[in-house]
RNA sequence: GGCGUACUAGCCCAACGGUAGAGGCAAGCGACUUAAAAUCGCUCAAGUCCCGGUUCGAAUCCGGGGUACGCCA
Numbered sequence: 001g002g003c004g005u006a007c008u009a010g011c012c013c014a015a016c017g018g019u020a021g022a023g024g025c026a027a028g029c030g031a032c033u034u035a036a037a038a039u040c041g042c043u044c045a046a047g048u049c050c051c052g053g054u055u056c057g058a059a060u061c062c063g064g065g066g067u068a069c070g071c072c073a
Stems, first nucleotide, its partner, number of pairs: 001072007010025003018056001027043005049065005
């Protein structure tokens, strides 16, 4: 220098272009317990790496950029 893949919550990970985004872990509160752990219930937290474009409508499609990883040179 060229090519490819990935980027969504504190972490992991879903979501056909159509209700502004599911689930798990973690965290907080409660139940249970002599007290804990485990278990159960409830709650919390992202508008999807950034900027544009297409579209009635974009996490999703297109272009550019960024970061990480890999391959080639």